[in-house]
C1' cells in the first nucleotide's frame, strides 16, 4: 500500500424539560410522586413471511419472478460450502452461470462481405482487342560480329531466353487492407491457382469406456474432419414457482338527529279510497315501548401469547395491576456440523403514543486528534479541540444505502 473478518456506536452525577402507564391530591384544568422511554442501521419500502379481509370444483392460457451443484431456514431473489468462467503479482473480489445445433431479430463506424455469405486488391485458366499496311513493333537478360574512340565507353547487326496491358467470363479463399468480431491454427501433400481436399500435430465440440465426486465438474484413454462468429438483463423455447389486497387489513362498543320494522296506546275514532249509508277491508297520520342497519365517537388489533383464579375502572367494545400453568421469542455456556444452521441447560422478556414523546446544559472520568514541557526512552503532566449517520409506527428475517471509530487475521 492494500485485503477480508469482528466488535464498540461512551459511563457516573447534577440541573432544567418531554412523555404513555400506574399512584396521591383536586370538581375540573392541574400539581407531586414511582418506575419506563429508539437503531446499527429505527431509513429505503427492494425481496420473502407472520397476520386480516376478499375470491376459489378442476384444468388451462396470459403476466410476471427466478435459472450451477450441494446444505440451511417458516420463506426467499437471502445465507453456507463447493464447482466452472472473469479480474488481480497477490491476500481476495465478480457472476441473472438452462438453450444460439427450435425459430425471428439486431451487430454502429469501417469494411467486398456481420452469417451455412461475398470478392475491393491480390492469385490462377479462357476469350477476343492492344491503330494502318504487312507481319512484326517494345522492354530485360545472355552470347557473338562491326564502326568511332587514346581510354572509359557509345552506335548499330545477328541469335537464344523471359516479361505483358486494359476489358469480359469462370475458378479460389491461402495473402493484404477493416473491424470489437472474418468462417479453427502449424506444417507436409496436393493442384492452373487454392481450400480438412487428404495427412500428421495442437486447440476445441460430440459420442463411448475407465477412475474420482452424493452431485455441478473432473483425469485419462480412444473414434468421429464435426470446425457450427456474438447478442436471450432481444423477442422467443425449456423447467420450477407464483389467487388478489394489504394494519388506511379487519374485528368490536355505540350517542344526538333522520330513516326502517315490531307490539302497544289514543278509541265516542285524525284523514282518504271501497260503498247509497253502516260495519267491515285498505292507505296515510299522532303517542309511547323495544329490535336491527349506520354516522360521530370511541375500544381493539398492537409489543411477548393463550388458558385460569383475584382485585380495580368504564355505560360498553375493552383496560390496568398482580398470581398459577402451557407456549413463543431473546441472550449466554455445552454438544452437532467444515460453515450457514440447528440442540439441551440456565437466565430474561417493560417504547407502544398518528399534530405522534425518548432532548438540552454543566462537571468529572475513559477514549481520539494537535500543541507545549520533563524524561536517553517506556511514558508522565498542562492546554485546545473532537465524538458521526440519523430516528420508531402492526411484527419479524434477509438485502441495499448512510455513517465514526477500534481490534485480528492474511498478501
Nucleotide at each position: 500500500a492494500g485485503c477480508a473478518g469482528a466488535a464498540a456506536g461512551g459511563a457516573c452525577g447534577g440541573u432544567c424539560g418531554c412523555u404513555g402507564c400506574c399512584c396521591u391530591c383536586g370538581a375540573a384544568a392541574g400539581a407531586g410522586g414511582g418506575g419506563g422511554g429508539a437503531g446499527g442501521a429505527a431509513a429505503g419500502u427492494c425481496c420473502g413471511g407472520a397476520c386480516u379481509c376478499c375470491a376459489c370444483a378442476g384444468g388451462g392460457c396470459a403476466u410476471u419472478g427466478c435459472g450451477c451443484u450441494g446444505g440451511g431456514u417458516a420463506a426467499c431473489a437471502c445465507c453456507c460450502a463447493g464447482u466452472c468462467c472473469c479480474g488481480g503479482c497477490g491476500a481476495c473480489g465478480g457472476g441473472a452461470a438452462g438453450g444460439a445445433a427450435a425459430g425471428u431479430g439486431c451487430c454502429a463506424c469501417a469494411g467486398a462481405a456481420a452469417a451455412g455469405a461475398u470478392a475491393c486488391c491480390g492469385c490462377c485458366g479462357g476469350a477476343g482487342c492492344c491503330c494502318c499496311u504487312c507481319a512484326g513493333g517494345g522492354g530485360g537478360c545472355c552470347g557473338g560480329a562491326g564502326c568511332c574512340g587514346a581510354g572509359a565507353g557509345g552506335c548499330c547487326c545477328c541469335g537464344g531466353c523471359c516479361c505483358g496491358g486494359a476489358u469480359c467470363c469462370g475458378g479460389u479463399a491461402a495473402g493484404g487492407g477493416u473491424g470489437a468480431a472474418a468462417a479453427g491454427g502449424u506444417g507436409c501433400g496436393g493442384u492452373a491457382a487454392g481450400a480438412g481436399c487428404g495427412c500428421a500435430c495442437c486447440a476445441g465440440u460430440g459420442c463411448u469406456c475407465c477412475g474420482g465426486g452424493u452431485g455441478a465438474c473432473u483425469g485419462g484413454a480412444g473414434c468421429a474432419g464435426c470446425u457450427c462468429g456474438g447478442u436471450a438483463a432481444a423477442c422467443c423455447c425449456c423447467g420450477c414457482a407464483a389467487g388478489g389486497a394489504g394494519c388506511a387489513a379487519g374485528g368490536c362498543c355505540a350517542a344526538a338527529u333522520a330513516g326502517g320494522g315490531a307490539a302497544g296506546c289514543a278509541c265516542a275514532u285524525g284523514g282518504g279510497g271501497u260503498g247509497g249509508c253502516c260495519c267491515g277491508c285498505c292507505c296515510c297520520g299522532g303517542c309511547u315501548u323495544c329490535c336491527g342497519g349506520g354516522u360521530a365517537g370511541g375500544c381493539u388489533g398492537c409489543a411477548g401469547g393463550g388458558c385460569u383464579c383475584c382485585g380495580g375502572a368504564g355505560c360498553g367494545a375493552u383496560c390496568c395491576g398482580g398470581g398459577g400453568u402451557c407456549c413463543c421469542c431473546g441472550g449466554c455456556g455445552g454438544g452437532a456440523g467444515u460453515a450457514a444452521u440447528u440442540u439441551c441447560g440456565c437466565c430474561g422478556g417493560c417504547a407502544g403514543a398518528g399534530g405522534a414523546a425518548u432532548g438540552a446544559c454543566c462537571g468529572u472520568c475513559a477514549c481520539c486528534c494537535g500543541g507545549c514541557c520533563c524524561u536517553c526512552g517506556c511514558g508522565g503532566g498542562c492546554c485546545g479541540g473532537g465524538g458521526a449517520c440519523a430516528g420508531a409506527a402492526u411484527c419479524c428475517g434477509g438485502c441495499u444505502u448512510a455513517u465514526u471509530u477500534u481490534c485480528u487475521g492474511c498478501u
A computed fold for a 411-nucleotide RNA from a marine sediment metagenome, annotated as Bacterial RNase P class A. Its Rfam family is "Bacterial RNase P class A". Rfam's curators write: Ribonuclease P (RNase P) is a ubiquitous endoribonuclease, found in archaea, bacteria and eukarya as well as chloroplasts and mitochondria. Its family is annotated with dimeric ribonuclease P complex, tRNA processing and ribonuclease P activity in the Gene Ontology. By type it is a ribozyme. Of the family's consensus pairs, 94% are formed in the model.